The prediction has a mean pLDDT of 82.
Predicted 3D model of a 1494-nucleotide RNA (small-subunit ribosomal RNA) from a metagenome.
It matches the Rfam family "Bacterial small subunit ribosomal RNA". Gene Ontology terms of the family: ribosome and structural constituent of ribosome.
RNAcentral holds the sequence, with entries from SILVA.
[in-house]
RNA sequence: AGAGUUUGAUCAUGGCUCAGGAUGAACGCUAGCUACAGGCUUAACACAUGCAAGUCGAGGGGCAGCAUGUCGGUUGCUUGCAACCGACGAUGGCGACCGGCGCACGGGUGAGUAACGCGUAUCCAACCUACCCUUGUCCAUCGGAUAACCCGUCGAAAGGCGGCCUAACACGAUAUGCGGUUCUCAGCGGGCAUCUAACGAGAACGAAAUGUGAAGGAGAAGGAUGGGGAUGCGUCUGAUUAGCUUGUUGGCGGGGUAACGGCCCACCAAGGCGACGAUCAGUAGGGGUUCUGAGAGGAAGGUCCCCCACAUUGGAACUGAGACACGGUCCAAACUCCUACGGGAGGCAGCAGUGAGGAAUAUUGGUCAAUGGACGGGAGUCUGAACCAGCCAAGUAGCGUGCAGGACGACGGCCCUAUGGGUUGUAAACUGCUUUUAUAGGGGGAUAAAGUGUGCCACGUGUGGCAUAUUGCAGGUACCCUAUGAAUAAGGACCGGCUAAUUCCGUGCCAGCAGCCGCGGUAAUACGGAAGGUCCGGGCGUUAUCCGGAUUUAUUGGGUUUAAAGGGAGCGUAGGCCGUCUUAUAAGCGUGUUGUGAAAUGUCGGGGCUCAACCUGGGCAUUGCAGCGCGAACUGUGAGACUUGAGUGCGCAGGAAGUAGGCGGAAUUCGUCGUGUAGCGGUGAAAUGCUUAGAUAUGACGAAGAACUCCGAUUGCGAAGGCAGCCUGCUGUAGCGCAACUGACGCUGAAGCUCGAAAGCGUGGGUAUCGAACAGGAUUAGAUACCCUGGUAGUCCACGCGGUAAACGAUGGAUGCUCGCUGUUUGCGUCUGACGUAAGCGGCCAAGCGAAAGCGUUAAGCAUCCCACCUGGGGAGUACGCCGGCAACGGUGAAACUCAAAGGAAUUGACGGGGGCCCGCACAAGCGGAGGAACAUGUGGUUUAAUUCGAUGAUACGCGAGGAACCUUACCCGGGCUUGAACUGUAGGCGAACGAUUCAGAGAUGAAGAGGCCCUUCGGGACAGAGGAGACAGGUGGUGCAUGGUCGUCGUCAGCUCGUGUCGUGAGAUGUUGGGUUAAGUCCCGCAACGAGCGCAACCCCUAUCCCCAGUAGCCAGCAUUUUGGAUGGGCACUCUGAGGAGACUGCCAGGGAUAACCUGGAGGAAGGCGGGGAUGACGUCAAAUCAUCAUGCCCCUUAUGAUUUGGGCUACACACGUGCUACAAUGGCGUAAACAAAGGGAAGCGAGCCUGCGAGGGUAAGCAAAUCCCAAAAAUAACGUCCCAGUUCGGACUGCAGUCUGCAACUCGACUGCACGAAGCUGGAAUCGCUAGUAAUCGCGGAUCAGAAUGCCGCGGUGAAUACGUUCCCGGGUCUUGUACACACCGCCCGUCACACCAUGGGAGUCAGUAACGCCCGAAGUCAGUGACCUAACCGCAAGGGAGGAGCUGCCGAAGGCGGGACCGAUGACUGGGGUGAAGUCGUAACAAGGUA
Repeated sequence: AGAGUUUGAUCAUGGCUCAGGAUGAACGCUAGCUACAGGCUUAACACAUGCAAGUCGAGGGGCAGCAUGUCGGUUGCUUGCAACCGACGAUGGCGACCGGCGCACGGGUGAGUAACGCGUAUCCAACCUACCCUUGUCCAUCGGAUAACCCGUCGAAAGGCGGCCUAACACGAUAUGCGGUUCUCAGCGGGCAUCUAACGAGAACGAAAUGUGAAGGAGAAGGAUGGGGAUGCGUCUGAUUAGCUUGUUGGCGGGGUAACGGCCCACCAAGGCGACGAUCAGUAGGGGUUCUGAGAGGAAGGUCCCCCACAUUGGAACUGAGACACGGUCCAAACUCCUACGGGAGGCAGCAGUGAGGAAUAUUGGUCAAUGGACGGGAGUCUGAACCAGCCAAGUAGCGUGCAGGACGACGGCCCUAUGGGUUGUAAACUGCUUUUAUAGGGGGAUAAAGUGUGCCACGUGUGGCAUAUUGCAGGUACCCUAUGAAUAAGGACCGGCUAAUUCCGUGCCAGCAGCCGCGGUAAUACGGAAGGUCCGGGCGUUAUCCGGAUUUAUUGGGUUUAAAGGGAGCGUAGGCCGUCUUAUAAGCGUGUUGUGAAAUGUCGGGGCUCAACCUGGGCAUUGCAGCGCGAACUGUGAGACUUGAGUGCGCAGGAAGUAGGCGGAAUUCGUCGUGUAGCGGUGAAAUGCUUAGAUAUGACGAAGAACUCCGAUUGCGAAGGCAGCCUGCUGUAGCGCAACUGACGCUGAAGCUCGAAAGCGUGGGUAUCGAACAGGAUUAGAUACCCUGGUAGUCCACGCGGUAAACGAUGGAUGCUCGCUGUUUGCGUCUGACGUAAGCGGCCAAGCGAAAGCGUUAAGCAUCCCACCUGGGGAGUACGCCGGCAACGGUGAAACUCAAAGGAAUUGACGGGGGCCCGCACAAGCGGAGGAACAUGUGGUUUAAUUCGAUGAUACGCGAGGAACCUUACCCGGGCUUGAACUGUAGGCGAACGAUUCAGAGAUGAAGAGGCCCUUCGGGACAGAGGAGACAGGUGGUGCAUGGUCGUCGUCAGCUCGUGUCGUGAGAUGUUGGGUUAAGUCCCGCAACGAGCGCAACCCCUAUCCCCAGUAGCCAGCAUUUUGGAUGGGCACUCUGAGGAGACUGCCAGGGAUAACCUGGAGGAAGGCGGGGAUGACGUCAAAUCAUCAUGCCCCUUAUGAUUUGGGCUACACACGUGCUACAAUGGCGUAAACAAAGGGAAGCGAGCCUGCGAGGGUAAGCAAAUCCCAAAAAUAACGUCCCAGUUCGGACUGCAGUCUGCAACUCGACUGCACGAAGCUGGAAUCGCUAGUAAUCGCGGAUCAGAAUGCCGCGGUGAAUACGUUCCCGGGUCUUGUACACACCGCCCGUCACACCAUGGGAGUCAGUAACGCCCGAAGUCAGUGACCUAACCGCAAGGGAGGAGCUGCCGAAGGCGGGACCGAUGACUGGGGUGAAGUCGUAACAAGGUA
């Protein structure tokens, strides 16, 4: 410090996710030790049991219990002891009681509280303070009670009542003294002030007295400590909470308090708070600090420390220095317990512990030894505070689980391999060493140099010294020594990318994983296991939460044309900001200093635990607040000036600026009249509609309403919306010029006010045109649309309402600065110029900016000020609430839930019912077919035991198959085989192998079987078969979506790329585009490109012409012979054959073109512009085809999915399709007799000739391994004859009979022949195919396969046409450009209703619960007030009585409760609304291309 994820790729925007750190954590797996720190985050839920606050006998009366002593008695009896009983408070002491002090601390918890509660700073002249310290004073005389105890009594108990007696440091009275109270005078000092007040003087009230003295007490002053109060500032969220308040705000006078104060009361006034957020609602103890972060910040408030609040819930007071009191009281409520039913008791949010809740949090431990607290003179007692221990990896830190050597490397495992090996791995074994830890034994006494008792000494009565005694829970501690022996001790997660680390097996969109992207559908580095590896390590992972990364709320540090985001516009309040100069001030600001900012924490350098964590002494920090000085640039404030900002004035010219009134012509429609006659109108085409009752058309006149042609222009005006015929009135703004006036008067602008297109609403008019709704006609599968004919509201006017628009420049306003060119509007200057200047409206550009597109003095540049707005997509501008409105609706404006994207700009493709250019039998022009019939053949389907398998849009279907009767054969039914039919090894044994023939059997097979070997060194070997075992064979079994190879298609289309350079942030572009041209990215020219490669072309083959060479089996011009057959001699001229050459290149001419490429025409030539044909197929596309040609990975079968055999099937047959053949006839059929090819094949072959058969054929047989012989007859054609338009002398299917051939065998299931039979069919619907010249069409011939079996396939020649104007359209392709929401790329993408399932949510008659208040009623305890006839010890009084106090009663207030109406919040609710998400549902096709109506 970043990374992953939107895309085919790119840049930017933007969200989501990850890597880090942390925790009072929890869960999973694992676990040796030590130290330190930590441990109910949930139910402030309920609690059994024990303990947590007592102490003082040196305050008191006393003596229940214990002990001692004394006395008495009894017993044992040893005459003095022991035991027991009783008495005596005599002693130690002490239960209970009176009294004092404490119990308000310590400990717990965080419910409440948004508050002077907390933090910080300041103030109290408005206050208190027990114990403690200091100073000084006093402590005298009396009195009356009361508890305990005792007696009686009530009660179950808790507890109470009555009576007698008694004490005090309990209580009371009085006195003295200091002090005090009131008034007057004077008044240092303090204070902003009201005021306060020392010292002093005087007067009045009151009025005493033997001393010393510890502790204690009383009262006074001061201190310290602790508290109380007041104030400034800070302290969460919500405005869908905007108004709140009646003791409320203030005053006067009282009361009350320690003290101020509406704290309380009476009276008076009407105030007080609030947009700088009152009130209300929600949430929450606050701080020091903790976590994170570079910081600024953000989040948190457990342990420790400070403060606050609370003690089952609510209220109240008492006591006291202090409480409205956790382990006190009273009352009310809920709950639990006891009860004799009458009544009582209780409060763990103290320490342990229990239940419950929960993912989750410990022992009913030890000790007061230390620290601290209460009491005490002290010893001491008490102390679940505290110190220790126990449990828990829950955290931090430390240690260990060994160290060294040890193989070119064991075994085993696992995978890979080139079969040598590699990896685990120096790892192990083995050898040596060490002993932290562990176990055992022993030593050891830090923390206590303290404290306490006793004695002595010194002296200043309170301390110090000495001696002695004593005090340790932890603790069998820490620590040290010795012995034993590697002995006792390693796991977890991960390994697709992010992210370090990979292979095998299993599984097969299953099981599962997953933080995000995403893995898994038979070769998963992503699931599960294993091996190996990586990371961390006594831990490792997961989950939860916080910060970070996130500059993703942006102060530091973001944005708003198009990504989310500028308010529709103006005026303007508060607010914010503000020109130049001088001067003052010192609020901000800067600087210095003082106080404070508790300690702990943090940090720096020290110290102590063996180190560290931890602990500890010191410094710093604690960025804050406050006080006091100093400074004066800037901001603020006060004062005074200035003119450039702003405004005013004067002059000039311009404008569709607004508003009111008037006027005008053209057009439209309507009315009347005329002319005129049959249609008009409308459309893609029609129809509805109008029209013989006279339309449309045309002429004249009239009426009405609305809008203003031309001018007219990226022209003008206005704040925006907007504004257009002409004239007039009224009103507003801007511009230029002058520089006279004012003197900062300015800019912006939350709230607020005003304006605000169209549609819409209300009332009243108006209504010509157009025209939602509606009606009709068309279109269509439908057409509630697009088109047509009509047509209401509306469109227009007046007055109101409404307040929204893509209200757009998708660009808020103001000011200043920053290169230019050019057009135009309106001014001014002027030397009249292509000039200067000001204000506008436009275009193009520099710098700069921007993600880019683009913006660019009219900024989206550089800066300042103010306002508005944004923070992922959807849900949703929705719901609820509120405000506005007549309504429609507008403004404000969420959440649950859901997704990992949504969106912007640009790039390359693809696509378009976008555009331009071009090509192709693509269309057109023609010729001939197929689609109808019969048959052949293939396919689908169906059938079947099986009808084996594959191919199946173009690019499957006479395809694999170039030939299924058996075989083939892979399929089916049976029979038999299991190392096997074929391949490679092999132990032992045999000697053959082979085998005519016979038998059984459907055959395979089985049985019998005459006969029947080689070499030798004699050991044996070779060879073959049978038989055995185990390696293995075998598979036309699966996967063409694991593959190789081969092949189809786009397409023989002209394209596809690269290097370097350049441009762009980049994907990419350029080159390859452009102008011409070509069959061609073919060539030329131009050009930020220059070159190159694969394709094109050429090189190869055939063919067309000629030459040369060669001349048999070919040929024969001339010569000879001849049986007349190139047969023979001869010859190689010719044909031909086979080699080799020539020829064609736009080479020549003319024209066009740019002087080019090239095109057009011509000459010559066998051939002319690629002469014709073939072979040749770029980068790639279709997961195209083939595992059944072959090869091959993986999977599967192994007495079977292998191999063998008989028979059957692949040949089935209601049907559908493809490809063909034959026809439907006269351009023909049949017959007769004649002519002309090419290319091939032939030995298990072709087979002449002859004989024979009607024929297929048969018999015999010459020649030929072929330019020699044979197949072999070419046919169409020509000639002659016949048929005469018919289902025929067309057509030949089907069927019968009789045959031939091949073959082991023609039944299923062959071909052919003869005779007979003689079906459909008379030219073929929609739609569709081939072909541009030796082509189509037509005619025959041959070959492969093959025993036999072509209408198919592959070849060959014969005869031999028609047409092409042209590129509008259909199909396919190329190229440039354009749009795009497509990229699996239009067979794309995608929208809405409906149906189904699930989820959250709104409304809803209501129902139920809760919260905080309010009004009324009732009113406990209790304070206060009144009363007090009743009661009463202290004082007065001789007494009566008084004083004083109390019970009781009454009143105000008052908790809980009751009643009531509202508010808020939640749960639930028949039904209902939309929303979201879901697998391959239904209906349409709205959007994206001109998306087919932009």